This is a predicted structure of a 67-nucleotide RNA (transfer RNA) from a marine eukaryotic metagenome. Rfam family: tRNA. The coordinates come from a structure-prediction model, not an experiment, and the mean pLDDT is 82. The sequence is in RNAcentral, with records from MGnify.
[in-house]
RNA sequence: GGGCGUAACUCAGGGGUAGAGUGCUUGCUUCCCAAGCAAGAUGUCGUGGGUUCGAAUCCCAUUGCCC
Numbered sequence: 001g002g003g004c005g006u007a008a009c010u011c012a013g014g015g016g017u018a019g020a021g022u023g024c025u026u027g028c029u030u031c032c033c034a035a036g037c038a039a040g041a042u043g044u045c046g047u048g049g050g051u052u053c054g055a056a057u058c059c060c061a062u063u064g065c066c067c
Stems, first nucleotide, its partner, number of pairs: 001067005008022004016053001024040005046062005
C1' cells in the first nucleotide's frame, strides 16, 4: 500500500424496513434413527465519527485477519 470483517457457520446485498444455504428449535411422518414436509427463533452489519430526509452501502479514522 491492497483485500476482507454482515445470523452459530459459509456467503449475498454497494443509499430507502437486512437476505440465502447449512445448522438450531417445534410439529408431522417412522418401531427408532436418518431422509422428507411444515412452522419458528437468532443480527448494536468489527468500532468511533462525518455526509444525507435516510447509511450495511458513500467519506475519514481506528482495530483484527490475509497478501